[in-house]
Molecule: transfer RNA
Organism: uncultured Spirochaetales bacterium
RNA sequence: CGGAUAAUAGCGCAGGGGUUAGCGUACAAGUCUGGGGGACUUGGGGUCGGCGGUUCAAAUCCGCCUUAUCCGACCA
Numbered sequence: 001c002g003g004a005u006a007a008u009a010g011c012g013c014a015g016g017g018g019u020u021a022g023c024g025u026a027c028a029a030g031u032c033u034g035g036g037g038g039a040c041u042u043g044g045g046g047u048c049g050g051c052g053g054u055u056c057a058a059a060u061c062c063g064c065c066u067u068a069u070c071c072g073a074c075c076a
Base pairs, nucleotide, nucleotide: 001072002071003070004069005068006067007066010025011024012023013022018056027043028042029041030040031039032038049065050064051063052062053061
C1' cells in the first nucleotide's frame, strides 16, 4: 500500500429496511431460606464506532473516515 471480516447495554453476543432494538451474564429492588450461597419475580441501563448520502421510513442499503483481526504485496 491492496483485499477480507468485525464495531449493537459494564462483559459476551443475536437481529441485517417497517412503527416501542433483544438474549445470556452482571447491576438494583423484592419474595423464599436462621445466615451465607442459591432459586424466582420485577426494574434500570443503548445517540447500534464517527460523518454524510439514498428512502415515506436506516442498527439494517451506499460512500468516506477511525479502530481491531486476518491474508497478500513492497522495503530492509